[in-house]
RNA sequence: AAUCGAUAAAGGCAAACCUGCCGAAAGACAGGGGCGCAAAGCCAUGGGUCUAAAGCAAGUGCCAUGAUUGCCAGGCUGCCGGA
Numbered sequence: 001a002a003u004c005g006a007u008a009a010a011g012g013c014a015a016a017c018c019u020g021c022c023g024a025a026a027g028a029c030a031g032g033g034g035c036g037c038a039a040a041g042c043c044a045u046g047g048g049u050c051u052a053a054a055g056c057a058a059g060u061g062c063c064a065u066g067a068u069u070g071c072c073a074g075g076c077u078g079c080c081g082g083a
Stems, first nucleotide, its partner, number of pairs: 004081002012037002017032004022027001035070001041076003045073003048068003055062003
């Protein structure tokens, strides 16, 4: 330095759910909470998924310009070190 990830140490993040708040919704944010996570740190770039206000069509469909990185891939960065 690369790979790898321990019944190690120091710390970190925070699912469901509840409350508040924003939003048409999906969902976001704050507090509580703690299922889990070695990138669950950052980036919507490719794919996937969710939503469908406006719009288009017409009686229920299509559509992302919305959302998701805790769905996967890719890019950038990073703590510790037992085998």